[in-house]
RNA sequence: CGCCGAAUCCCGUCGUGCGGUCACCCACAACUGCACCCAGGAACCGGGGAACCACCACCCGGGGUGAAUCGGACAGCCGGCCCCCGCCGGCCGACCGUAGGAGACCUUCCGCUCCGAACCCGUCAGCUAACCCGGUAGGCGAGGGAAGGAAAGGAGAA
Repeated sequence: CGCCGAAUCCCGUCGUGCGGUCACCCACAACUGCACCCAGGAACCGGGGAACCACCACCCGGGGUGAAUCGGACAGCCGGCCCCCGCCGGCCGACCGUAGGAGACCUUCCGCUCCGAACCCGUCAGCUAACCCGGUAGGCGAGGGAAGGAAAGGAGAA
């Protein structure tokens, strides 16, 4: 200076830290400036929750945040079928794709580079006005860069 993400801004109790004022010096008290800080507010984000509508059987429970879903074949192991060839299923490892998602003011197009995870609730939740509840974390990058090129408009700055 930027990126992913809702994860930004305002205000600020008691206190704590640093500094200032004061007498010869230090310390203390008091006052004061700044920073941090409970609660609170704005904004953004998420969940629950009628009517109407939707869904209605059994079994493997079901559900939420998120772009993060779905599929393929290969090697190894296990089990089943089989005279053999081979076939089916499961586990596991490393791959190849894919729904979808991200990238420097914003939108669109072209192109390039990436992601395509992880976690949570706990037998319970479709949608959902009123209403109720919760979150505002964490992680990462660059030093002329695909941070590219093009188009119209907008925003912003000087």
Notes:
The RNA shown here (c-di-AMP riboswitch aptamer (ydaO/yuaA leader)) has 158 nucleotides and comes from Streptomyces aidingensis. Its mean pLDDT, the model's own confidence on a scale to 100, is 83. Of the family's consensus pairs, 96% are formed in the model. The RNAcentral record of the sequence draws on Rfam. Rfam family: c-di-AMP riboswitch aptamer (ydaO/yuaA leader). Its family is annotated with cyclic-di-AMP binding and regulation of gene expression in the Gene Ontology. Rfam's curators write: This family represents a conserved RNA structure found upstream of the ydaO and yuaA genes in Bacillus subtilis and related genes in other bacteria.